A computed fold for a 354-nucleotide part of an RNA from Pseudomonas sp. T5-6-I, annotated as small-subunit ribosomal RNA, central domain.
The RNAcentral record of the full RNA draws on ENA and SILVA.
Its mean pLDDT, the model's own confidence on a scale to 100, is 80.
Taxonomically the source falls in Pseudomonas (Bacteria, Pseudomonadati, Pseudomonadota, Gammaproteobacteria).
Context: one part of a larger RNA
RNA sequence: CUGGGCGUAAAGCGCGCGGAGGUUAAUUUGUUUAGUUGGAUUUGAAAUCCCGGGGCUCACCCCCGGAAUCCAUUCAAAACUGACUUACUUGAGUAUGGUAGAGGGGGGGGGAAUUUCCUGUGUAACGGUGAAAAGCGUAGAUAUAGGAAGGAACCCCAGUGGCGAAGGGGACCACCUGGGCUGAUAAUGACACAGGGGUUCAAAAACGUUGGGAGCCCACAGGAUUUGAUACCCUGGUUGUUCACGCCGUAAACGAUGUCCCACUUGCCCGUUGGGAAACCCUUUAGCUUUUAGUGGCGCUAGCUACCGCAAAAUAUAUUCCCCCUGCGGAUUACGGCCGCAAGGUUAAAACUC
Numbered sequence: 001c002u003g004g005g006c007g008u009a010a011a012g013c014g015c016g017c018g019g020a021g022g023u024u025a026a027u028u029u030g031u032u033u034a035g036u037u038g039g040a041u042u043u044g045a046a047a048u049c050c051c052g053g054g055g056c057u058c059a060c061c062c063c064c065g066g067a068a069u070c071c072a073u074u075c076a077a078a079a080c081u082g083a084c085u086u087a088c089u090u091g092a093g094u095a096u097g098g099u100a101g102a103g104g105g106g107g108g109g110g111g112a113a114u115u116u117c118c119u120g121u122g123u124a125a126c127g128g129u130g131a132a133a134a135g136c137g138u139a140g141a142u143a144u145a146g147g148a149a150g151g152a153a154c155c156c157c158a159g160u161g162g163c164g165a166a167g168g169g170g171a172c173c174a175c176c177u178g179g180g181c182u183g184a185u186a187a188u189g190a191c192a193c194a195g196g197g198g199u200u201c202a203a204a205a206a207c208g209u210u211g212g213g214a215g216c217c218c219a220c221a222g223g224a225u226u227u228g229a230u231a232c233c234c235u236g237g238u239u240g241u242u243c244a245c246g247c248c249g250u251a252a253a254c255g256a257u258g259u260c261c262c263a264c265u266u267g268c269c270c271g272u273u274g275g276g277a278a279a280c281c282c283u284u285u286a287g288c289u290u291u292u293a294g295u296g297g298c299g300c301u302a303g304c305u306a307c308c309g310c311a312a313a314a315u316a317u318a319u320u321c322c323c324c325c326u327g328c329g330g331a332u333u334a335c336g337g338c339c340g341c342a343a344g345g346u347u348a349a350a351a352c353u354c
Base pairs, nucleotide, nucleotide: 003326004325005324007308012322014201016199017198022193023192027087030084031083032082034081035080036077037076038075039074040073041072044070050066051065052064053063054062055061091191092188094186095185096183097182098181099180103177104176105175107173108172110154115149116148117147118146119145120144121143126135163168207246208245209244211242215241216240220236221235222234223233258321263317269297270296271295272294273293274292275291276290277289303310304309327354329352336347337346338345339344
């Protein structure tokens, strides 16, 4: 390389957008003849391979004859694939009426609670633990009542509920804004899928500059525990957490499951969210039936699977395009390249070893 794989054994890029190349749909008009199919001819040394004979007692082996494939040229066919072309509407998007939502952005005011400060009441403790101590308190703490300041987070509602491509997003109000679902029509007419390289976004932590700083808290200090205790427990506590603008580009970024949410597939159930329809009821709600788009649970026939399990949003079956894997370690490494302020990231070996 081929082959075989990628839920858990090695293996799906963290998620999108997207030029090249790749792939592409039911039906339809014609043209072409690149693929395709058939014929003819030329060349391809012999041997070998294949087929039919023959010779060594058989076989190996040897001899004779033949054929085929392939390549090139040429003639023909036109169903299929391709190319060009004529249409079509089912894929795809567009217009329009509704509809649910913690989707995104900046802005505004809000109430509980913690802390600190001020004032009153009040007196000896408070705090903390397995038990203590350190700490705090007669310079009046803790507790309690009133007031003020400031920062961060938004109880209940809350739901295997909803939204988003992923990361993620939860008090309230209006504003700006993306996507989904659904109804009935209309027009466009394959405009599609996926996507090496490229590029956007991307938790937490970290970094740069500037504000802010209540609570929590890496480091650090003290007290315990212990043989020791650079820990677990306790008291403090800085960076950080927060805001703005940059930077980083990684996570068990997980459904450990790429994608068209593409096509297709027995039966039995239970839910739940958003729309639609019909009948019943009929004042409405609710319920029942059904349809569509999600989201869950149990579990089954077939199938798959090493097992566990998956089983209509499949890990079945069929297909497209892309990433990735190829014994363990060495090695998420070294060197080099690229990126970064740095931390480091990304790409990525070998010797050796079993």